[in-house]
A computed fold for a 71-nucleotide RNA from a Microcaldota archaeon, annotated as transfer RNA. NCBI's taxonomy places the organism under Archaea, Nanobdellati, Microcaldota. It matches the Rfam family "tRNA". By type it is a transfer RNA. Its family is annotated with triplet codon-amino acid adaptor activity in the Gene Ontology.
Formats: sequence, structure tokens, C1' cells
RNA sequence: GCCGCGGUCGUCUAAUGGCAGGACGGGAGGCUGUGGACCUCCAAGCACGGGUUCGAUUCCCGUCUGCGGCC
Repeated sequence: GCCGCGGUCGUCUAAUGGCAGGACGGGAGGCUGUGGACCUCCAAGCACGGGUUCGAUUCCCGUCUGCGGCC
């Protein structure tokens, strides 16, 4: 330099055009003699910039970044 795959709550991981979900972790409450476990509730996320579309996390282009391959 070229090619491929990936980037989503603090962490891990789904959703592949139509309300961004789950687990762990965090906060509040319940339960408990206390704590843990358990139960309920809450907050927290689509890497960035454009394009297509009535509508984009999803499709297209570019940028950044990680991993792998070729040279």
C1' cells in the first nucleotide's frame, strides 16, 4: 500500500429498514435480627461526517479506530 471482518449503556452481547432489548455492574425500595441471596422499580448505549428513504443501528460513500490476511 491492497483486501476482509468488526466498532451498540461502565463491561459483555442481541436487534439487519418501522418504539434500541437482555445479562453483569450501578442507584432506590421490599424481604431479612444484620449481611448475602431473592423480588420490584430506575438511570445509562447505536464511533464520526455525508447520502438514499416517509422512516437508517440496519443500505451506500468517506473518515477514524481495532483485529486478521496478502505484498